[in-house]
């Protein structure tokens, strides 16, 4: 300096070829217990890396940037 991959909750990853953004672990509350810890039951928590574009409608296409990760020089 080039080609490829990958980027979604605190982490690990999914969304079936464009159609409600979702698990599992953690975390809060709450039963349960003399307390915790298992366990049940309920809850919070996202600018889908970032700016566009395309379409009613984008996590998903399509340009571009950034961030890693690989393979050439």
């Nucleotide at each position: 300096g080039g080609g490829c991959c990958u980027g979604u909750a605190g982490c690990u990853c999914a969304a079936u070829u464009g159609g409600c953004a979702g698990a599992g672990c953690a975390c809060c509350u709450c039963a349960u217990u003399u307390g915790c810890a298992c366990u049940g039951a309920g809850g919070a928590g996202g600018u889908u890396a970032c700016c566009g574009g395309u379409u009613c409608a984008a996590g998903u296409c399509c340009g571009g940037u950034c961030a890693g990760g690989u393979c050439c020089a």

Overview
The prediction has a mean pLDDT of 82. Transfer RNA from a bacterium, 73 nucleotides, folded computationally. Rfam family: tRNA. Rfam's curators write: Transfer RNA (tRNA) molecules are approximately 80 nucleotides in length. It is annotated as a transfer RNA. The sequence is in RNAcentral, with records from ENA and MGnify.